[in-house]
Molecule: transfer RNA
Organism: Peltigera malacea
RNA sequence: CUCUUAUUAGCUUAAUGGUAGAGCUAGAUACUUCUAAUAUUUAGACCUAAGUUCGAAUCUUAGAUAAGAGU
Numbered sequence: 001c002u003c004u005u006a007u008u009a010g011c012u013u014a015a016u017g018g019u020a021g022a023g024c025u026a027g028a029u030a031c032u033u034c035u036a037a038u039a040u041u042u043a044g045a046c047c048u049a050a051g052u053u054c055g056a057a058u059c060u061u062a063g064a065u066a067a068g069a070g071u
Stems, first nucleotide, its partner, number of pairs: 001070007010024004018054001026042005047063005
């Protein structure tokens, strides 16, 4: 320098272009003499920018970061 892959919640990780979901963690309540466990519930995320589209986490382009391959 070129190519490939990945980037979604504090962590792990889903989602055929059509309401962004789950587990763990955290907060609250219930239960309990207390704690733990359990149940219910709350909060929390699409790497950035532009484009295509009625509509983009998803498609295209460029960039950033990380990993890998080639020269």